[in-house]
C1' cells in the first nucleotide's frame, strides 16, 4: 500500500430481495420475603461510526471517509 470482514441500547449480539429497530444480561422502580438472593411485573435507555447520494421512504442500495481485525505485499 492491496483486498476482505466488522462498526447498532452501559456490554454481548440479532434484525436486509428498503416501509422508520429488538432480545439476553446490565441499570431504575413495584411485586414475593421477618430481611435478603432467587423469580415475576413495569419503566428508561438508540440522531444504526460519520460525510453525501438514489428513493416517497435507508440499518439496508452506492460513493467518500474514521476506526478495529486478518491475509497479502
Nucleotide at each position: 500500500g492491496u483486498u476482505u470482514g466488522a462498526g447498532u441500547a452501559g456490554c454481548u449480539c440479532a434484525g436486509u430481495u428498503g416501509g422508520u429497530a429488538g432480545a439476553g444480561u446490565a441499570a431504575a422502580g413495584g411485586a414475593c420475603u421477618g430481611a435478603a438472593a432467587a423469580u415475576c411485573c413495569u419503566u428508561a435507555g438508540g440522531u444504526c461510526g460519520u460525510u453525501g447520494g438514489u428513493u416517497c421512504a435507508a440499518u439496508c442500495c452506492c460513493a467518500g471517509u474514521c476506526u478495529c481485525a486478518a491475509a497479502c505485499a
Molecule: transfer RNA
Organism: Sargassum horneri